Molecule: FMN riboswitch aptamer (RFN element)
């Protein structure tokens, strides 16, 4: 330095004031912040790609595994440069999934109707998984 095992650690959001109301962390209106892993000719939440979560295949017995499919946000304009959607100025977007309303008809479901302020930073799943990162340590070359 590298292998291999062990072992710790960290690994995508998150405030804060006003207003209007009977009722708002859900509408209005101000301002502050955070940004997971690799990779790309130069450095990236918004280019590509994994990862999370969701369906499916695996499965004609049930379940796994699975670098198996698929589906899943968001960027523009000027400059600089051999090269930048990665830098600089300058405006902008984006941050899953469920859940957070109830009444009337109907036997029940389906369907119809009617009223509602339905959503976030709030509850959950989750003291959970996670692609990876750093770092101790032992063994080998």
């Nucleotide at each position: 330095a590298u292998u291999u095992g062990u072992u710790u650690u960290c690994g995508g959001g998150a405030c804060a004031a006003g207003g209007u109301g009977g009722a708002a962390u859900u509408c209005c209106u101000u301002g502050a912040c955070c940004g997971g892993c690799g990779g790309u000719g130069a450095a990236a939440g918004c280019c590509c790609g994994c990862g999370a979560g969701c369906g499916c295949c695996g499965a004609a017995u049930g379940a796994a595994a699975g670098c198996g499919c698929g589906c899943u946000g968001a960027u523009u304009c000027u400059g600089u440069g051999a090269a930048a959607u990665u830098c600089a100025g300058a405006a902008g977007c984006c941050g899953a999934c469920g859940g957070c309303a109830g009444g009337c008809u109907g036997c029940c479901a389906a369907g119809g109707c009617c009223u509602u302020a339905a959503a976030g930073u709030c509850c959950g799943g989750a003291u959970g998984g996670g692609a990876g990162g750093a770092g101790a340590u032992a063994u080998a070359u």